[in-house]
Molecule: Bacterial RNase P class A
Organism: sheep gut metagenome
RNA sequence: GUGAACAGACGAUCGCUUGCCGCAAGGCAAGAGGAAAGUCCGAGCACCGCAGGGCAGGGUGCCGGCUAACAGCCGGUGGAGGCAACUCCAAGGAAAGUGCAACAGAAACAGACCGCUGAAGCCCGGGAAGAAAUGAACGGUCUUCAGUAAGGAUGGAAAGGCGAGGUAAGAGCUCACCCGCGGCCUGGCGACUCGUCCGCGCUGUAAACCCCACCCGGUGCAAGAUUGAUGGGAACGAUCAGCGGCCCGCUGUGUUCCUGAAAUCGCUUGAGUCUGCGCGGCAACGCCAGACCUGGAUAGAUGAUCGUCCUCGACAGAACUCGGCUUACGGUCACGCUC
Repeated sequence: GUGAACAGACGAUCGCUUGCCGCAAGGCAAGAGGAAAGUCCGAGCACCGCAGGGCAGGGUGCCGGCUAACAGCCGGUGGAGGCAACUCCAAGGAAAGUGCAACAGAAACAGACCGCUGAAGCCCGGGAAGAAAUGAACGGUCUUCAGUAAGGAUGGAAAGGCGAGGUAAGAGCUCACCCGCGGCCUGGCGACUCGUCCGCGCUGUAAACCCCACCCGGUGCAAGAUUGAUGGGAACGAUCAGCGGCCCGCUGUGUUCCUGAAAUCGCUUGAGUCUGCGCGGCAACGCCAGACCUGGAUAGAUGAUCGUCCUCGACAGAACUCGGCUUACGGUCACGCUC
């Protein structure tokens, strides 16, 4: 590093849930996990919604593959760390625009604080020349104007690095070498990459706004479906019956609708499990063949007691079902690799 690895063992008795058998008494069989957890992703299924297109909103973001699908997995590319095995990465765009970059610093994307250089001016030194008055060259402090990004100073980050030429001083200003970015060509399905040439020298930040590409309807099994009481309510009013001398009316019966205790289904046979040194593939995975059925409750089963043994036993308990991820976990085993 990997693993569909293990998760106290065995026995007896008494229970519980489900299925099957039995008229019954009862008998037989099966009965939690690697995470059943968090409910974080992705689906199945169900109901509701939906002409089509767009906006808003949300998500994803190197490449290729796998998959029902995924933010998952596999194999690669690039980057970071490690002597290594190996680990980690939300890894499109900062050369479209906007914002931000504390403190420090002159300046955070274009910049003159110190320094360096030139010119002018005041003053000081200086002392050529001159008999003297005067006062040139040159040097210095300060001021103003201009040039300069080489040096100093600040910072996580300062305008590619270094050397030479060049210049008043300097500067990719020019040149050699190196570094980085972009383009053409080579190799690769691709991300990307080797080397030559050409061009350029552009701060960082997009889990900041934003731009680009792709994807996305909502609610969750208390979804929902069926039956529906000698139940409740409403409407209708044919026939019949009762009250009645007759009509209206009332009651019962009848039809339709609503409500509705409860029951049944959904519910476990499914993107199922196991096996094969099977076949294809580096792998994820796919295909083929054979065997198997392995919890389904609804106040909620999967337990209790006793005995024996050991290395003395962690995290933890299904509730519609799958595929992942993450988190918890005393220890044990197997295999591969590194120092």